A computed fold for a 73-nucleotide RNA from a Candidatus Omnitrophota bacterium, annotated as transfer RNA.
Its Rfam family is "tRNA". Rfam's curators write: Transfer RNA (tRNA) molecules are approximately 80 nucleotides in length. It is annotated as a transfer RNA.
RNA sequence: GCUGGCGUAGCUCAGCCGGUAGAGCAGCGGUUUCGUAAACCGCAGGUCGUCAGUUCGAUCCUGACCGCCAGCU
Numbered sequence: 001g002c003u004g005g006c007g008u009a010g011c012u013c014a015g016c017c018g019g020u021a022g023a024g025c026a027g028c029g030g031u032u033u034c035g036u037a038a039a040c041c042g043c044a045g046g047u048c049g050u051c052a053g054u055u056c057g058a059u060c061c062u063g064a065c066c067g068c069c070a071g072c073u
Stems, first nucleotide, its partner, number of pairs: 001072007010025004019056001027043005049065005
């Protein structure tokens, strides 16, 4: 330099063929316990990497850029 994949909650990831974004763990509160852990119940947490484009509408489609990974040279 070229090609491909990935980027979504603090972490690991789902989300589909465009229609108001979810799970598990972690965190916080509560019940329980002499207390802790566990268990159960509830709560909070996101400008979906950035900027544009298409569209009535974009996490999803298109382009450029940024970052990570792999391959080729």
The coordinates come from a structure-prediction model, not an experiment, and the mean pLDDT is 81.